A computed fold for a 476-nucleotide part of an RNA from Opuntia basilaris var. basilaris, annotated as small-subunit ribosomal RNA, 5' domain. Taxonomically the source falls in Opuntia basilaris (Eukaryota, Tracheophyta, Mesangiospermae, Pentapetalae). The prediction has a mean pLDDT of 82. The RNAcentral record of the full RNA draws on SILVA.

Context: one part of a larger RNA
RNA sequence: GGUUGAACGCUGGCGGCAUGCUUAACACAUUCCAGUCAGACGGGAAGUGGUGUUUCCAGUGGCGGAUGGGUGAGUAACGUGUAAGAACCUGCCCUUGGGAGGGGAACAACAAUUGGAAAUGGCUACUAAUAUGCCAUAGGCUGAGGAGCAAAAGGAGGAAUCUGCCCGAAGAGGGGCUCGCAUCUGAUUAGCUAGUUGGUGAGGCAAUAGCCUACCAAGGCAAUGAUUAGUAGCUGGUCUGAGAGGAUGAUCAGCCACACUGGGACUGAGAUUUGGCCCAGACUCGUACGGGAGGCAGUAGUGGCGAAUUUUCUGCAAUGGGCGAAAGCUUGACUGAGCAAUGCCGCGUGGAGGUGUAAGGCCCAUGGGUUGUGAACUUCUUUUCUGGAGAAGAAGCAAUGACGGUAUCUGGGGAAUAAGCGUCAGCUAACUCUGUGCCAAUAGCCGCGGUAAGACAGAGAAUGCAAGCGUUAUCU
Numbered sequence: 001g002g003u004u005g006a007a008c009g010c011u012g013g014c015g016g017c018a019u020g021c022u023u024a025a026c027a028c029a030u031u032c033c034a035g036u037c038a039g040a041c042g043g044g045a046a047g048u049g050g051u052g053u054u055u056c057c058a059g060u061g062g063c064g065g066a067u068g069g070g071u072g073a074g075u076a077a078c079g080u081g082u083a084a085g086a087a088c089c090u091g092c093c094c095u096u097g098g099g100a101g102g103g104g105a106a107c108a109a110c111a112a113u114u115g116g117a118a119a120u121g122g123c124u125a126c127u128a129a130u131a132u133g134c135c136a137u138a139g140g141c142u143g144a145g146g147a148g149c150a151a152a153a154g155g156a157g158g159a160a161u162c163u164g165c166c167c168g169a170a171g172a173g174g175g176g177c178u179c180g181c182a183u184c185u186g187a188u189u190a191g192c193u194a195g196u197u198g199g200u201g202a203g204g205c206a207a208u209a210g211c212c213u214a215c216c217a218a219g220g221c222a223a224u225g226a227u228u229a230g231u232a233g234c235u236g237g238u239c240u241g242a243g244a245g246g247a248u249g250a251u252c253a254g255c256c257a258c259a260c261u262g263g264g265a266c267u268g269a270g271a272u273u274u275g276g277c278c279c280a281g282a283c284u285c286g287u288a289c290g291g292g293a294g295g296c297a298g299u300a301g302u303g304g305c306g307a308a309u310u311u312u313c314u315g316c317a318a319u320g321g322g323c324g325a326a327a328g329c330u331u332g333a334c335u336g337a338g339c340a341a342u343g344c345c346g347c348g349u350g351g352a353g354g355u356g357u358a359a360g361g362c363c364c365a366u367g368g369g370u371u372g373u374g375a376a377c378u379u380c381u382u383u384u385c386u387g388g389a390g391a392a393g394a395a396g397c398a399a400u401g402a403c404g405g406u407a408u409c410u411g412g413g414g415a416a417u418a419a420g421c422g423u424c425a426g427c428u429a430a431c432u433c434u435g436u437g438c439c440a441a442u443a444g445c446c447g448c449g450g451u452a453a454g455a456c457a458g459a460g461a462a463u464g465c466a467a468g469c470g471u472u473a474u475c476u
Base pairs, nucleotide, nucleotide: 001476002475004473006472007471008470009469010468013347014346015345016344017343018342019340020339026303027302028301030300032298035063036062037061040060041059043057044056045055046054070258071257072256079183080182081181082180084178085177088175089174090173093171095169096168097167098166099165101135102134104132111124113122114121115120140149141148142147154163155162156161184230185229186228191221192220193219196218197217198216199215200214201213203211233255234254235253236252237248238247239246240245260281261280262279263278264277283294284293285292311337313336315334319333320331321330322329323328350380351379352378353377360371361370362369363368385413386411387410388409389408393403420465421464422463423462426445427444431460432459433458434457435456442447
């Protein structure tokens, strides 16, 4: 000199685009953040004089709640990055070959009754299905040569047909696993290891495997740093540097890990599940003391820590996700607005003319010099203000815009509403006077100050940057 998710001091006009708890993975009041399908199903309600039609709803059932969003505590690891591999799984999606025969038993809801303060139950009886058993069938699987095992569902429509279901095969995308290399510091950490290293049998998994277990062998790692201790999410990148490097890992993107702390499985194509369940613990809140409820490292917000970080806002109009045949519903993802000079970029605070170089200030050798064309004054213009018009973003015939009457365009008026901060001995651009008198102060280094201080304080002048300027911290 450059840099920053910065903070502090003084100051502060506007716009565009970004960014905004780096500390306590501390505790959280309140709101919202995951629903949807009546074209799977039986019911209930509203409405209607009745049929029909329509709308809404608790429940069964399906799909989705494994995505999206947050955080970086743990992790020095096949975690990540890169390059390979073989013993695997895959809902929805795409392509393709076949199939859907027969018969049955339940359980919610509803109803009756009943326990409990509540949370939430118990019991009896009825009932439907794309919920769930059984039989049959099988170009699949197992298997060895006798064979054995496994399936299905309908719905809409007047119909054509559309859509869904079951079993195969192939694909895409996704995921699990193995491995070479790379991946911080300490030897004032030198030995570590018993499921440990390998084999066989049995088990287990989607799959390989000490993954697990019994037996057998005694191996395996290590000075090319094992083990242990400390620190740390990794990367694309970012900052700096001519480069080699050094530092770093906010925002955005990929991977990983976590969801009050620890453990566990269930469901499922997929989880050992942030807004699911169970157990234990700490904490908080109710309680009729018997028993219960909760988890913001989602969004906004509160307390606290801290030098320090925003609104308990708008809308699903766009993009994307979920469900649905669709209309559509939903979405604190996202889109926008608000706050903050936190950063980058742009614009403005007027332009031209104007000497008796006015007054005032400061200096002075008292002649004058300087502030200074600076002001006044004359003339011109309009970012701002106020009227009018008014978007693109909407795809897809029509309709559909939160932002927003915003951006932008245009009429009228009038310089009107807008400059500070640091420095001035040298490094380093910029000097004099007054005050002070080793005092008060200053200071990045050298230093300065003890009566003429260009270094302190004030003033005038000057200089640098400018809606910022300095200081502190930080890396290079």